RNA sequence: GCGCAGUUAGCUCAGCGGUAGAGCAAUCGCCUUACACGCGAUGGGUCACAGGUUCGAAUCCUGUACUGCGCA
Numbered sequence: 001g002c003g004c005a006g007u008u009a010g011c012u013c014a015g016c017g018g019u020a021g022a023g024c025a026a027u028c029g030c031c032u033u034a035c036a037c038g039c040g041a042u043g044g045g046u047c048a049c050a051g052g053u054u055c056g057a058a059u060c061c062u063g064u065a066c067u068g069c070g071c072a
Base pairs, nucleotide, nucleotide: 001071002070003069004068005067006066007065010024011023012022013021018055026042027041028040029039030038048064049063050062051061052060
């Protein structure tokens, strides 16, 4: 330099055009003499950034940034 993949909650990840979710973690409650375990609830998001397409974009297209892998 070229190609491919990835970027979504604190962490690990799903979601492939029509309400942004799960598990773990955090907070609170129930349970317990207490702790742990278990159960329930709550909070937490510029879907990397910018532009485009569309009635509508995390999702499709273009560019940029970062990370990983491969080729030279």
A computed fold for a 72-nucleotide RNA from an uncultured Elusimicrobia bacterium, annotated as transfer RNA. Rfam family: tRNA. By type it is a transfer RNA. From the family's description: Transfer RNA (tRNA) molecules are approximately 80 nucleotides in length.